[in-house]
RNA sequence: GCCAAUGUAGCUCAGUGGUAGAGCACUUCCUUGGUAAGGAAGAGGUCAUGGGUUCAAAUCCCAUCAUCGGCU
Numbered sequence: 001g002c003c004a005a006u007g008u009a010g011c012u013c014a015g016u017g018g019u020a021g022a023g024c025a026c027u028u029c030c031u032u033g034g035u036a037a038g039g040a041a042g043a044g045g046u047c048a049u050g051g052g053u054u055c056a057a058a059u060c061c062c063a064u065c066a067u068c069g070g071c072u
Base pairs, nucleotide, nucleotide: 001071002070003069005067006066007065010024011023012022013021018055026042027041028040029039030038048064049063050062051061052060
């Protein structure tokens, strides 16, 4: 230099055009003599950034950035 993949909650990841979710973690409560385990509720998001298409975009298209891999 060229090519491809990935980027969504604190972490690991779903979500292939129509209300952004799960597990773990966190907070409060219940349960216990006290922990652990279990149960209930809650908080936490610029869907990497910027544009485009569309009535509507995490999702489709383009560019950029980051990470990782391959080729030279």